[in-house]
RNA sequence: GAGGUCGUAGCUCAGGAGCAGAGUGCCGGUCCGACAUGCCGGCGACGAAGGUGCGAUUCCUUCCGACCUCA
Numbered sequence: 001g002a003g004g005u006c007g008u009a010g011c012u013c014a015g016g017a018g019c020a021g022a023g024u025g026c027c028g029g030u031c032c033g034a035c036a037u038g039c040c041g042g043c044g045a046c047g048a049a050g051g052u053g054c055g056a057u058u059c060c061u062u063c064c065g066a067c068c069u070c071a
Stems, first nucleotide, its partner, number of pairs: 001070007010024004018054001026042005047063005
């Protein structure tokens, strides 16, 4: 330098045009003599900018970052 895969919650990952989810973690409640476990509830995220479209996390473009391959 060229090509490819990926970027979503604190962490690990789903979802791939129509209300953004799960597990785990965190906070509160409940339970207990007190913890732990269990149960209930809550907080919390689509890498950045543009385009298309009624509507974009999703499709397209550019950029940024991680990894892989080739030179």
Molecule: transfer RNA
Organism: Gemmatimonadaceae bacterium